[in-house]
C1' cells in the first nucleotide's frame, strides 16, 4: 500500500427494511434458620462515528475510526 471479515445491554450471542431478542450477570421479591440452588418480577444497548438511499435502516450504499486475517 491492496483485499477480506468483524464492531449490537457489564459479558457472550441473535435480529431475511417495519418501533432490538436470548443466555449470563445485576436489582427486588419468594423459598431457607442463613447461604447456595430453584421460582417470579424488573432495570439495563436506540445498534463504533458521520453522511446517503427509503415513507421507514442494526439491517442497503459511501467515508472515517478500531480489531483480526491474507497478500505485497
Nucleotide at each position: 500500500c491492496g483485499g477480506g471479515c468483524c464492531g449490537u445491554a457489564g459479558u457472550g450471542u441473535a435480529u431475511c427494511g417495519g418501533c432490538a431478542a436470548c443466555a449470563u450477570g445485576c436489582a427486588c421479591g419468594g423459598u431457607u434458620c442463613g447461604g447456595g440452588u430453584c421460582c417470579g418480577u424488573g432495570a439495563g444497548a436506540c445498534a463504533g462515528a458521520g453522511g446517503g438511499u427509503u415513507c421507514g435502516a442494526c439491517u442497503c450504499c459511501c467515508u472515517c475510526c478500531g480489531g483480526c486475517c491474507c497478500g505485497a